This record gives sequence, C1' cells and structure tokens, in this order.
RNA sequence: AUCCCACCUGGAGAUGGCAUUCUCCUUUAACCGCUCAGAUAGAGCCGAUGAUGCCUGAAAACGC
Repeated sequence: AUCCCACCUGGAGAUGGCAUUCUCCUUUAACCGCUCAGAUAGAGCCGAUGAUGCCUGAAAACGC
C1' cells in the first nucleotide's frame, strides 16, 4: 500500500420532528419517486411514514 474478515461506530430508505420496528449500506456505499414518450424535450400522477403512532406545516370540506 492492497485484499479479506470481525467488532465498534455512523449513515440511508423521493419534503419536517419524536418514538417503535423492518430492511439496506460501510464512504468507489446504501439513497437521490412513478407513468407516457421520439427516452432529448415535453406532459401527467402521488406522498410530510420503508411501516405504525403522535406532533408540526400546507391544502380542502364541515361545524361552532
């Protein structure tokens, strides 16, 4: 210096926070939404969650 393994730690899962849980990655990483399309351009769809609960923000409806 390179390669492999183990441990620890940290990080990620399309827009915020907390908790629980699942999965993934180990810095050359995980991850960075989907559909149509000529895959360029362009048009369209959906959600504050990976999942669940709560809080916050935004929008709509109803009631006071």
RNAcentral holds the sequence, with entries from Rfam. The RNA shown here (Fluoride riboswitch aptamer (crcB RNA motif)) has 64 nucleotides and comes from Paraburkholderia sp. DHOC27. The organism belongs to Paraburkholderia, within Bacteria. Its Rfam family is "Fluoride riboswitch aptamer (crcB RNA motif)". Rfam links the family to the GO terms positive regulation of gene expression and response to fluoride.